[in-house]
RNA sequence: GCUGACGUGGCACAGGUGGUAGCGCACCUCAUUGGUAAUGAGGAGGUCGGCAGUUCGAGUCUGCUCGUCAGCU
Repeated sequence: GCUGACGUGGCACAGGUGGUAGCGCACCUCAUUGGUAAUGAGGAGGUCGGCAGUUCGAGUCUGCUCGUCAGCU
RNA backbone atom coordinates (compact mmCIF):
# COMPACT_ATOMS: atom_id res chain seq x y z
P G A 1 -0.79 3.47 3.56
O5' G A 1 -0.85 2.70 2.29
C5' G A 1 -0.70 3.34 1.02
C4' G A 1 -0.69 2.24 0.00
C3' G A 1 -1.94 1.36 0.00
O3' G A 1 -2.99 1.92 -0.77
C1' G A 1 0.00 0.00 0.00
P C A 2 -4.49 1.62 -0.42
O5' C A 2 -4.68 0.13 -0.88
C5' C A 2 -4.64 -0.22 -2.26
C4' C A 2 -4.85 -1.71 -2.44
C3' C A 2 -6.08 -2.28 -1.75
O3' C A 2 -7.26 -2.10 -2.51
C1' C A 2 -4.21 -3.64 -1.27
P U A 3 -8.70 -1.99 -1.75
O5' U A 3 -8.86 -3.48 -1.21
C5' U A 3 -9.04 -4.56 -2.10
C4' U A 3 -9.19 -5.86 -1.36
C3' U A 3 -10.27 -5.89 -0.28
O3' U A 3 -11.56 -6.09 -0.81
C1' U A 3 -8.28 -6.87 0.56
P G A 4 -12.82 -5.52 0.01
O5' G A 4 -12.95 -6.57 1.22
C5' G A 4 -13.27 -7.92 0.97
C4' G A 4 -13.10 -8.75 2.21
C3' G A 4 -13.93 -8.32 3.41
O3' G A 4 -15.27 -8.80 3.34
C1' G A 4 -11.72 -8.77 4.11
P A A 5 -16.42 -7.99 4.13
O5' A A 5 -16.17 -8.44 5.64
C5' A A 5 -16.35 -9.79 6.02
C4' A A 5 -15.96 -9.99 7.47
C3' A A 5 -16.64 -9.06 8.47
O3' A A 5 -17.93 -9.52 8.84
C1' A A 5 -14.32 -9.10 8.90
P C A 6 -19.07 -8.46 9.20
O5' C A 6 -18.60 -7.89 10.61
C5' C A 6 -18.55 -8.75 11.75
C4' C A 6 -17.78 -8.10 12.87
C3' C A 6 -18.35 -6.77 13.40
O3' C A 6 -19.39 -6.97 14.33
C1' C A 6 -16.02 -6.57 13.09
P G A 7 -20.50 -5.79 14.48
O5' G A 7 -19.69 -4.63 15.19
C5' G A 7 -19.42 -4.66 16.61
C4' G A 7 -18.76 -3.35 17.01
C3' G A 7 -19.66 -2.14 16.81
O3' G A 7 -20.43 -1.75 17.94
C1' G A 7 -17.49 -1.76 15.91
P U A 8 -20.12 -2.20 19.51
O5' U A 8 -21.51 -1.66 20.03
C5' U A 8 -22.03 -0.42 19.49
C4' U A 8 -23.52 -0.44 19.64
C3' U A 8 -24.07 -0.93 20.99
O3' U A 8 -24.02 0.12 21.94
C1' U A 8 -25.27 -1.95 19.24
P G A 9 -23.05 -0.02 23.20
O5' G A 9 -24.04 0.33 24.38
C5' G A 9 -23.57 0.47 25.71
C4' G A 9 -24.71 0.93 26.58
C3' G A 9 -24.64 0.57 28.06
O3' G A 9 -24.09 1.62 28.81
C1' G A 9 -26.83 0.24 27.17
P G A 10 -22.62 2.22 28.59
O5' G A 10 -22.01 1.64 29.95
C5' G A 10 -20.66 1.98 30.34
C4' G A 10 -20.10 0.83 31.15
C3' G A 10 -19.92 -0.46 30.39
O3' G A 10 -18.68 -0.50 29.71
C1' G A 10 -21.06 -0.89 32.42
P C A 11 -18.54 -1.29 28.32
O5' C A 11 -18.58 -2.81 28.80
C5' C A 11 -17.49 -3.39 29.49
C4' C A 11 -17.74 -4.87 29.71
C3' C A 11 -18.09 -5.67 28.48
O3' C A 11 -16.94 -6.06 27.74
C1' C A 11 -19.62 -6.20 30.20
P A A 12 -17.06 -6.34 26.15
O5' A A 12 -17.88 -7.70 26.08
C5' A A 12 -17.26 -8.92 26.48
C4' A A 12 -18.23 -10.07 26.34
C3' A A 12 -18.88 -10.22 24.98
O3' A A 12 -18.05 -10.87 24.03
C1' A A 12 -20.52 -10.43 26.67
P C A 13 -18.31 -10.63 22.46
O5' C A 13 -19.89 -10.50 22.36
C5' C A 13 -20.58 -10.87 21.18
C4' C A 13 -21.94 -11.44 21.56
C3' C A 13 -23.02 -11.26 20.49
O3' C A 13 -23.00 -12.30 19.53
C1' C A 13 -23.86 -10.61 22.60
P A A 14 -23.41 -12.03 18.02
O5' A A 14 -24.99 -12.28 17.98
C5' A A 14 -25.82 -11.42 18.68
C4' A A 14 -27.23 -11.95 18.71
C3' A A 14 -28.05 -11.57 17.46
O3' A A 14 -27.96 -12.57 16.47
C1' A A 14 -29.16 -10.85 19.41
P G A 15 -28.44 -12.21 14.95
O5' G A 15 -29.93 -11.67 15.15
C5' G A 15 -30.53 -10.91 14.10
C4' G A 15 -31.55 -9.96 14.67
C3' G A 15 -31.80 -8.75 13.78
O3' G A 15 -32.77 -9.03 12.82
C1' G A 15 -31.36 -8.03 15.99
P G A 16 -32.36 -9.08 11.31
O5' G A 16 -33.50 -10.01 10.67
C5' G A 16 -33.56 -10.11 9.27
C4' G A 16 -33.27 -11.50 8.81
C3' G A 16 -33.31 -11.69 7.30
O3' G A 16 -32.06 -11.38 6.71
C1' G A 16 -34.54 -13.42 8.37
P U A 17 -31.59 -9.89 6.47
O5' U A 17 -32.13 -9.56 5.02
C5' U A 17 -33.26 -8.75 4.84
C4' U A 17 -33.84 -8.99 3.49
C3' U A 17 -35.03 -8.12 3.18
O3' U A 17 -34.60 -6.86 2.72
C1' U A 17 -35.53 -10.35 2.60
P G A 18 -35.05 -5.53 3.40
O5' G A 18 -34.54 -5.72 4.91
C5' G A 18 -35.50 -5.43 5.96
C4' G A 18 -35.27 -4.00 6.44
C3' G A 18 -36.50 -3.37 7.04
O3' G A 18 -36.35 -3.54 8.44
C1' G A 18 -35.36 -1.85 5.62
P G A 19 -37.56 -4.20 9.27
O5' G A 19 -38.46 -2.99 9.75
C5' G A 19 -37.89 -1.96 10.56
C4' G A 19 -38.93 -0.88 10.72
C3' G A 19 -40.16 -1.32 11.50
O3' G A 19 -40.00 -0.74 12.80
C1' G A 19 -40.74 -0.17 9.47
P U A 20 -41.12 -1.01 13.94
O5' U A 20 -41.11 0.35 14.78
C5' U A 20 -40.26 0.53 15.87
C4' U A 20 -39.17 1.54 15.54
C3' U A 20 -38.72 2.38 16.72
O3' U A 20 -37.73 1.67 17.47
C1' U A 20 -39.05 3.77 14.82
P A A 21 -37.59 2.09 18.97
O5' A A 21 -36.97 0.75 19.57
C5' A A 21 -37.27 -0.51 18.98
C4' A A 21 -36.15 -1.49 19.23
C3' A A 21 -35.86 -1.76 20.69
O3' A A 21 -36.74 -2.76 21.18
C1' A A 21 -33.84 -1.51 19.47
P G A 22 -37.22 -2.68 22.69
O5' G A 22 -36.45 -3.90 23.35
C5' G A 22 -37.05 -5.16 23.38
C4' G A 22 -36.02 -6.27 23.29
C3' G A 22 -35.30 -6.65 24.56
O3' G A 22 -36.11 -7.42 25.43
C1' G A 22 -33.82 -6.72 22.72
P C A 23 -35.66 -7.61 26.95
O5' C A 23 -34.61 -8.81 26.87
C5' C A 23 -35.05 -10.11 26.48
C4' C A 23 -33.88 -11.09 26.50
C3' C A 23 -33.06 -11.12 27.77
O3' C A 23 -33.68 -11.87 28.81
C1' C A 23 -31.63 -11.09 25.89
P G A 24 -33.33 -11.51 30.33
O5' G A 24 -31.83 -12.02 30.52
C5' G A 24 -31.53 -13.41 30.42
C4' G A 24 -30.03 -13.63 30.52
C3' G A 24 -29.34 -12.98 31.70
O3' G A 24 -29.47 -13.74 32.89
C1' G A 24 -28.11 -12.54 29.74
P C A 25 -29.60 -12.97 34.28
O5' C A 25 -28.13 -12.40 34.51
C5' C A 25 -27.03 -13.29 34.70
C4' C A 25 -25.72 -12.53 34.67
C3' C A 25 -25.60 -11.39 35.66
O3' C A 25 -25.27 -11.82 37.00
C1' C A 25 -24.82 -10.70 33.55
P A A 26 -25.84 -10.90 38.22
O5' A A 26 -25.15 -9.48 38.04
C5' A A 26 -23.75 -9.33 38.24
C4' A A 26 -23.32 -7.93 37.89
C3' A A 26 -24.02 -6.81 38.63
O3' A A 26 -23.47 -6.59 39.93
C1' A A 26 -24.00 -6.30 36.34
P C A 27 -24.43 -6.11 41.10
O5' C A 27 -24.99 -4.69 40.63
C5' C A 27 -24.12 -3.59 40.46
C4' C A 27 -24.90 -2.34 40.09
C3' C A 27 -26.09 -2.03 40.98
O3' C A 27 -25.72 -1.35 42.17
C1' C A 27 -26.73 -1.85 38.72
P C A 28 -26.53 -1.57 43.50
O5' C A 28 -27.90 -0.80 43.27
C5' C A 28 -27.92 0.61 43.18
C4' C A 28 -29.34 1.11 42.97
C3' C A 28 -30.38 0.55 43.94
O3' C A 28 -30.39 1.24 45.18
C1' C A 28 -31.19 0.41 41.74
P U A 29 -30.90 0.49 46.47
O5' U A 29 -32.48 0.36 46.24
C5' U A 29 -33.31 1.51 46.22
C4' U A 29 -34.75 1.12 45.99
C3' U A 29 -35.29 0.03 46.90
O3' U A 29 -35.70 0.55 48.18
C1' U A 29 -35.90 -0.44 44.68
P C A 30 -35.73 -0.40 49.45
O5' C A 30 -36.94 -1.39 49.15
C5' C A 30 -38.27 -0.91 49.13
C4' C A 30 -39.23 -2.00 48.67
C3' C A 30 -39.21 -3.29 49.48
O3' C A 30 -39.96 -3.19 50.69
C1' C A 30 -39.21 -3.80 47.17
P A A 31 -39.63 -4.15 51.92
O5' A A 31 -40.08 -5.58 51.38
C5' A A 31 -41.47 -5.85 51.13
C4' A A 31 -41.64 -7.27 50.62
C3' A A 31 -41.05 -8.36 51.50
O3' A A 31 -41.92 -8.71 52.56
C1' A A 31 -40.47 -8.75 49.24
P U A 32 -41.29 -9.13 53.97
O5' U A 32 -40.59 -10.52 53.67
C5' U A 32 -41.36 -11.65 53.27
C4' U A 32 -40.43 -12.79 52.85
C3' U A 32 -39.35 -13.15 53.83
O3' U A 32 -39.85 -14.05 54.83
C1' U A 32 -38.40 -12.95 51.68
P U A 33 -39.56 -13.70 56.38
O5' U A 33 -37.99 -13.91 56.54
C5' U A 33 -37.44 -15.21 56.36
C4' U A 33 -35.96 -15.19 56.65
C3' U A 33 -35.56 -14.45 57.92
O3' U A 33 -35.71 -15.29 59.07
C1' U A 33 -34.15 -13.81 56.12
P G A 34 -36.35 -14.63 60.38
O5' G A 34 -35.25 -13.64 60.91
C5' G A 34 -35.57 -12.65 61.88
C4' G A 34 -34.30 -12.02 62.39
C3' G A 34 -33.36 -11.55 61.30
O3' G A 34 -33.68 -10.24 60.88
C1' G A 34 -32.17 -12.84 62.88
P G A 35 -33.64 -9.85 59.36
O5' G A 35 -32.06 -9.83 59.07
C5' G A 35 -31.24 -8.85 59.69
C4' G A 35 -29.81 -9.11 59.34
C3' G A 35 -29.53 -9.31 57.86
O3' G A 35 -29.43 -8.08 57.17
C1' G A 35 -28.42 -10.98 59.10
P U A 36 -29.46 -8.02 55.54
O5' U A 36 -28.08 -8.73 55.21
C5' U A 36 -27.78 -9.04 53.87
C4' U A 36 -26.52 -9.86 53.80
C3' U A 36 -26.39 -10.65 52.52
O3' U A 36 -25.91 -9.85 51.45
C1' U A 36 -25.94 -12.06 54.34
P A A 37 -26.75 -9.79 50.11
O5' A A 37 -26.49 -11.22 49.49
C5' A A 37 -25.16 -11.67 49.21
C4' A A 37 -25.13 -13.17 49.04
C3' A A 37 -26.10 -13.73 48.01
O3' A A 37 -25.60 -13.63 46.70
C1' A A 37 -26.25 -15.00 49.99
P A A 38 -26.61 -13.29 45.50
O5' A A 38 -27.55 -14.57 45.44
C5' A A 38 -27.01 -15.84 45.11
C4' A A 38 -28.02 -16.94 45.37
C3' A A 38 -29.37 -16.76 44.69
O3' A A 38 -29.36 -17.25 43.36
C1' A A 38 -29.73 -17.21 46.96
P U A 39 -30.25 -16.51 42.23
O5' U A 39 -31.75 -16.67 42.76
C5' U A 39 -32.33 -17.97 42.86
C4' U A 39 -33.70 -17.88 43.47
C3' U A 39 -34.64 -16.90 42.80
O3' U A 39 -35.26 -17.46 41.66
C1' U A 39 -34.74 -16.58 45.14
P G A 40 -35.69 -16.43 40.46
O5' G A 40 -36.96 -15.67 41.05
C5' G A 40 -38.15 -16.39 41.33
C4' G A 40 -39.17 -15.49 41.98
C3' G A 40 -39.47 -14.19 41.26
O3' G A 40 -40.40 -14.36 40.20
C1' G A 40 -39.12 -13.72 43.53
P A A 41 -40.34 -13.33 38.94
O5' A A 41 -40.88 -11.96 39.54
C5' A A 41 -42.24 -11.87 39.96
C4' A A 41 -42.53 -10.48 40.51
C3' A A 41 -42.11 -9.32 39.61
O3' A A 41 -43.04 -9.04 38.57
C1' A A 41 -41.39 -8.89 41.80
P G A 42 -42.51 -8.40 37.19
O5' G A 42 -42.11 -6.90 37.56
C5' G A 42 -43.11 -5.98 37.97
C4' G A 42 -42.49 -4.74 38.58
C3' G A 42 -41.61 -3.90 37.67
O3' G A 42 -42.35 -3.04 36.81
C1' G A 42 -40.56 -4.15 39.76
P G A 43 -41.64 -2.55 35.44
O5' G A 43 -40.45 -1.62 35.92
C5' G A 43 -40.71 -0.41 36.62
C4' G A 43 -39.42 0.26 37.01
C3' G A 43 -38.50 0.67 35.89
O3' G A 43 -38.92 1.89 35.28
C1' G A 43 -37.23 -0.30 37.63
P A A 44 -38.36 2.28 33.79
O5' A A 44 -36.89 2.83 34.06
C5' A A 44 -36.70 4.04 34.81
C4' A A 44 -35.21 4.26 35.06
C3' A A 44 -34.36 4.31 33.80
O3' A A 44 -34.37 5.62 33.23
C1' A A 44 -33.35 2.89 35.37
P G A 45 -34.32 5.79 31.63
O5' G A 45 -32.83 5.30 31.30
C5' G A 45 -31.70 6.03 31.78
C4' G A 45 -30.44 5.21 31.55
C3' G A 45 -30.18 4.79 30.12
O3' G A 45 -29.55 5.83 29.40
C1' G A 45 -29.88 2.95 31.54
P G A 46 -30.19 6.36 27.97
O5' G A 46 -29.44 5.48 26.88
C5' G A 46 -28.01 5.46 26.83
C4' G A 46 -27.54 4.62 25.67
C3' G A 46 -27.97 5.08 24.29
O3' G A 46 -27.09 6.08 23.83
C1' G A 46 -28.18 2.73 24.46
P U A 47 -27.70 7.37 23.02
O5' U A 47 -28.28 6.78 21.68
C5' U A 47 -27.45 5.95 20.84
C4' U A 47 -28.17 5.69 19.55
C3' U A 47 -28.22 6.91 18.63
O3' U A 47 -27.05 6.98 17.84
C1' U A 47 -30.39 5.95 18.88
P C A 48 -26.82 6.38 16.44
O5' C A 48 -25.81 5.12 16.39
C5' C A 48 -25.19 4.61 17.58
C4' C A 48 -25.29 3.10 17.55
C3' C A 48 -24.91 2.44 16.21
O3' C A 48 -23.62 1.87 16.37
C1' C A 48 -26.90 1.50 17.16
P G A 49 -22.60 1.57 15.23
O5' G A 49 -21.34 2.49 15.64
C5' G A 49 -21.08 2.73 17.02
C4' G A 49 -20.04 3.80 17.14
C3' G A 49 -20.29 5.04 16.29
O3' G A 49 -21.17 5.95 16.94
C1' G A 49 -18.07 4.31 15.99
P G A 50 -22.17 6.88 16.05
O5' G A 50 -21.16 7.84 15.27
C5' G A 50 -20.40 8.83 15.98
C4' G A 50 -19.62 9.66 15.00
C3' G A 50 -20.42 10.25 13.85
O3' G A 50 -21.10 11.44 14.23
C1' G A 50 -18.47 9.26 13.00
P C A 51 -22.46 11.85 13.44
O5' C A 51 -21.94 12.26 12.00
C5' C A 51 -21.00 13.30 11.84
C4' C A 51 -20.66 13.50 10.38
C3' C A 51 -21.85 13.57 9.45
O3' C A 51 -22.43 14.86 9.44
C1' C A 51 -20.23 12.11 8.55
P A A 52 -23.90 15.07 8.71
O5' A A 52 -23.54 14.88 7.17
C5' A A 52 -24.57 14.56 6.27
C4' A A 52 -23.96 14.11 4.96
C3' A A 52 -24.97 13.48 4.00
O3' A A 52 -25.68 14.46 3.27
C1' A A 52 -23.09 12.07 4.20
P G A 53 -27.25 14.26 3.03
O5' G A 53 -27.31 13.07 1.97
C5' G A 53 -26.61 13.19 0.75
C4' G A 53 -26.64 11.87 0.00
C3' G A 53 -28.01 11.25 -0.19
O3' G A 53 -28.73 11.85 -1.25
C1' G A 53 -26.46 9.59 0.48
P U A 54 -30.32 11.83 -1.23
O5' U A 54 -30.68 10.30 -1.46
C5' U A 54 -30.36 9.65 -2.69
C4' U A 54 -30.81 8.21 -2.66
C3' U A 54 -32.26 7.99 -2.23
O3' U A 54 -33.14 8.18 -3.33
C1' U A 54 -30.87 6.46 -1.08
P U A 55 -34.47 9.10 -3.13
O5' U A 55 -35.36 8.22 -2.15
C5' U A 55 -35.83 6.94 -2.52
C4' U A 55 -36.43 6.23 -1.34
C3' U A 55 -37.45 7.03 -0.55
O3' U A 55 -38.73 7.03 -1.17
C1' U A 55 -35.98 5.91 0.94
P C A 56 -39.58 8.40 -1.21
O5' C A 56 -40.02 8.57 0.34
C5' C A 56 -40.56 9.82 0.77
C4' C A 56 -41.14 9.64 2.16
C3' C A 56 -40.22 8.97 3.16
O3' C A 56 -39.33 9.89 3.77
C1' C A 56 -42.33 7.92 3.24
P G A 57 -37.79 9.50 3.94
O5' G A 57 -37.85 8.38 5.05
C5' G A 57 -38.24 8.69 6.39
C4' G A 57 -38.43 7.41 7.19
C3' G A 57 -37.20 6.51 7.28
O3' G A 57 -36.33 6.92 8.31
C1' G A 57 -39.11 5.22 6.75
P A A 58 -34.75 6.81 8.09
O5' A A 58 -34.51 5.23 8.18
C5' A A 58 -34.56 4.50 9.42
C4' A A 58 -33.43 3.50 9.49
C3' A A 58 -32.06 4.18 9.51
O3' A A 58 -31.58 4.44 10.83
C1' A A 58 -32.14 2.45 7.84
P G A 59 -31.83 3.49 12.12
O5' G A 59 -30.69 2.41 12.17
C5' G A 59 -29.39 2.76 12.69
C4' G A 59 -28.54 1.50 12.80
C3' G A 59 -28.42 0.67 11.55
O3' G A 59 -27.36 1.12 10.72
C1' G A 59 -28.95 -0.73 13.38
P U A 60 -27.53 1.15 9.13
O5' U A 60 -28.13 -0.31 8.82
C5' U A 60 -27.27 -1.46 8.67
C4' U A 60 -28.11 -2.65 8.25
C3' U A 60 -28.90 -2.41 6.96
O3' U A 60 -28.22 -2.86 5.79
C1' U A 60 -30.29 -3.34 8.66
P C A 61 -26.93 -3.67 5.58
O5' C A 61 -26.72 -3.52 4.00
C5' C A 61 -27.76 -3.91 3.12
C4' C A 61 -27.92 -2.91 1.99
C3' C A 61 -26.72 -2.03 1.68
O3' C A 61 -25.77 -2.72 0.87
C1' C A 61 -28.67 -0.70 1.73
P U A 62 -24.23 -2.36 0.99
O5' U A 62 -24.13 -0.91 0.31
C5' U A 62 -24.35 -0.77 -1.08
C4' U A 62 -24.09 0.67 -1.51
C3' U A 62 -22.77 1.26 -1.02
O3' U A 62 -21.68 0.86 -1.81
C1' U A 62 -24.51 2.80 -0.63
P G A 63 -20.21 0.83 -1.14
O5' G A 63 -19.81 2.37 -1.03
C5' G A 63 -19.61 3.15 -2.21
C4' G A 63 -19.32 4.58 -1.84
C3' G A 63 -18.18 4.80 -0.87
O3' G A 63 -16.91 4.74 -1.49
C1' G A 63 -20.03 6.12 -0.23
P C A 64 -15.65 4.25 -0.66
O5' C A 64 -15.34 5.49 0.30
C5' C A 64 -14.96 6.74 -0.26
C4' C A 64 -14.98 7.82 0.81
C3' C A 64 -14.12 7.55 2.03
O3' C A 64 -12.76 7.87 1.81
C1' C A 64 -16.25 8.32 2.71
P U A 65 -11.65 7.05 2.64
O5' U A 65 -11.87 7.51 4.13
C5' U A 65 -11.69 8.88 4.53
C4' U A 65 -12.15 9.08 5.96
C3' U A 65 -11.51 8.16 6.99
O3' U A 65 -10.23 8.63 7.39
C1' U A 65 -13.84 8.24 7.33
P C A 66 -9.18 7.59 7.97
O5' C A 66 -9.67 7.31 9.46
C5' C A 66 -9.66 8.35 10.43
C4' C A 66 -10.22 7.85 11.74
C3' C A 66 -9.63 6.54 12.26
O3' C A 66 -8.40 6.73 12.92
C1' C A 66 -11.97 6.45 12.42
P G A 67 -7.33 5.53 12.93
O5' G A 67 -8.00 4.47 13.91
C5' G A 67 -8.19 4.79 15.30
C4' G A 67 -8.96 3.68 15.98
C3' G A 67 -8.38 2.27 15.81
O3' G A 67 -7.31 2.02 16.72
C1' G A 67 -10.72 2.22 15.46
P U A 68 -6.23 0.92 16.33
O5' U A 68 -7.01 -0.46 16.52
C5' U A 68 -7.43 -0.88 17.82
C4' U A 68 -8.16 -2.20 17.73
C3' U A 68 -7.45 -3.31 16.99
O3' U A 68 -6.48 -3.97 17.78
C1' U A 68 -9.69 -3.20 16.26
P C A 69 -5.24 -4.67 17.05
O5' C A 69 -5.88 -5.90 16.30
C5' C A 69 -6.47 -6.97 17.03
C4' C A 69 -7.16 -7.94 16.10
C3' C A 69 -6.32 -8.52 14.99
O3' C A 69 -5.47 -9.57 15.40
C1' C A 69 -8.41 -7.87 14.13
P A A 70 -4.13 -9.91 14.57
O5' A A 70 -4.68 -10.54 13.20
C5' A A 70 -5.35 -11.77 13.22
C4' A A 70 -5.89 -12.12 11.85
C3' A A 70 -4.88 -12.10 10.70
O3' A A 70 -4.08 -13.28 10.66
C1' A A 70 -6.83 -10.98 10.02
P G A 71 -2.65 -13.24 9.94
O5' G A 71 -2.98 -13.17 8.38
C5' G A 71 -3.65 -14.27 7.75
C4' G A 71 -4.03 -13.90 6.34
C3' G A 71 -2.91 -13.45 5.42
O3' G A 71 -2.16 -14.54 4.89
C1' G A 71 -4.72 -11.98 5.19
P C A 72 -0.65 -14.31 4.45
O5' C A 72 -0.76 -13.37 3.17
C5' C A 72 -1.39 -13.84 1.97
C4' C A 72 -1.44 -12.74 0.93
C3' C A 72 -0.10 -12.10 0.58
O3' C A 72 0.64 -12.88 -0.35
C1' C A 72 -1.72 -10.41 0.92
P U A 73 2.23 -12.75 -0.40
O5' U A 73 2.50 -11.25 -0.89
C5' U A 73 2.13 -10.85 -2.20
C4' U A 73 2.43 -9.39 -2.38
C3' U A 73 3.86 -8.97 -2.06
O3' U A 73 4.77 -9.26 -3.13
C1' U A 73 2.34 -7.43 -1.09